[in-house]
Description:
A computed fold for a 79-nucleotide RNA from a Desulfobacteraceae bacterium, annotated as c-di-GMP-I riboswitch aptamer. The model forms 89% of the base pairs in the Rfam consensus. Its Rfam family is "c-di-GMP-I riboswitch aptamer". From the family's description: GEMM was predicted in a large-scale screen for bacterial structured RNA regulatory elements. The sequence was found by an Rfam model in a public genome assembly. Model confidence (mean pLDDT): 77 of 100.

RNA sequence: UUGUGAAAAAGGCAAACCUCUCGAGAGAGCGGGACGCAAAGCCAUCGGCCCGGUAAUCAUGGGUGGCAGGGUUCCCCGA
Numbered sequence: 001u002u003g004u005g006a007a008a009a010a011g012g013c014a015a016a017c018c019u020c021u022c023g024a025g026a027g028a029g030c031g032g033g034a035c036g037c038a039a040a041g042c043c044a045u046c047g048g049c050c051c052g053g054u055a056a057u058c059a060u061g062g063g064u065g066g067c068a069g070g071g072u073u074c075c076c077c078g079a
Base pairs, nucleotide, nucleotide: 001079002078003077005076012037013036017032018031020029021028022027035066041072042071043070047067048064049063050062051061052060
């Protein structure tokens, strides 16, 4: 620098669900818990989805990175 990451090691994260708290809501946080994850690290700029908003749409505000693209950094292994 690179990879359709098959196998292994070390370490990491933590869905559903449950307790408590916050929020109008989507949802978020602590703890428990593991379905999974090589970026399930970070970035809400673009698209999607969700909530609010509207008669409806738009505008606009909020949420989601565990929806995907993109940007960026990185462990191990192989070349």